[in-house]
Molecule: transfer RNA
Organism: Microcaldota archaeon
RNA sequence: GCCCCGGUAGCUUAGCGGUAGAGCGUCCGGCUGUUAACCGGAAGGCCAACGGUUCGAUCCCGUUCCGGGGCG
Numbered sequence: 001g002c003c004c005c006g007g008u009a010g011c012u013u014a015g016c017g018g019u020a021g022a023g024c025g026u027c028c029g030g031c032u033g034u035u036a037a038c039c040g041g042a043a044g045g046c047c048a049a050c051g052g053u054u055c056g057a058u059c060c061c062g063u064u065c066c067g068g069g070g071c072g
Base pairs, nucleotide, nucleotide: 001071002070003069004068005067006066007065010024011023012022013021018055026042027041028040029039030038048064049063050062051061052060
């Protein structure tokens, strides 16, 4: 320098153009003599940035940034 994959909640991640889900963690409650486990609930996301396409973009296109891999 070129090519490929990834960037979504505190962490790990799902999400084939139409309201963004889960597990763990956190908080509240239940259960228990207490704790843990277990059960129920809640909070928490301007989807890496900017621009474009579209009635509508996490999703498609372009550029850039960050991480990983391959080739030279």